[in-house]
């Protein structure tokens, strides 16, 4: 320089055009126990990387930027 993959809770990832964006772990609350740990119920936590297009409707499709990976020379 060229191409490719990938950025979505704090951390690991899902969800590939529609109904409120979810899981596990990790916080904190509560049941449970003398206590504590396991188990179990529940809470909070989100500019879907960023800027523009499509499209009635974008996390999802399309171009640019940014960051990290990987590959060729």
């Nucleotide at each position: 320089u060229c191409u490719c993959c990938a950025g979505u809770a704090g951390c690991u990832c899902a969800g590939u055009g529609g109904u409120u964006a979810g899981a596990g772990c990790a916080u904190c609350c509560g049941a449970c126990u003398a206590g504590u740990a396991u188990c179990u119920g529940g809470a909070g936590g989100g500019u879907c990387a960023u800027g523009g297009g499509u499209u009635c409707g974008a996390u999802u499709c399309c171009c640019g930027u940014c960051u990290g990976g990987g590959g060729c020379u």